[in-house]
């Protein structure tokens, strides 16, 4: 350096659910909690999913549902990029 992920070492993260706060919402933040994770670190480029304040659309209106060109939405099904722990 490549590859790999050990009944090893040292650490880390935290699904569901519950409580509090916050956002129109998808969600997010804090606390509890652990199903799991060698990148379950970062990013949000590809792909996927979600939302509807705004915009466009429909409606006489109240309002409405899906949509994108909108989202300080998610990505713990996944790919790319990038950084990190270990050396059986």
């Nucleotide at each position: 350096c490549a590859u790999c992920g050990a009944c090893a070492a040292a650490g880390g993260c935290a699904a569901a659910c519950c409580c509090g706060g916050u956002g129109c919402g998808a969600g997010c933040c804090g606390g509890g909690g652990a199903c799991g994770c060698a990148a379950a670190g970062c990013c949000a480029c590809g792909g996927g999913g979600c939302c509807c304040a705004c915009g466009a659309g429909g409606u006489c209106a109240g309002c409405c549902g899906g949509c994108g060109c909108g989202g300080u939405c998610c990505u713990g099904a996944c790919g790319a990029g990038u950084u990190c722990c270990g050396a059986a």

c-di-GMP-I riboswitch aptamer from Arthrobacter mobilis, 88 nucleotides, folded computationally. The source organism's lineage runs through Bacteria, Actinomycetota, Actinomycetes, Micrococcales and Arthrobacter. The prediction has a mean pLDDT of 82.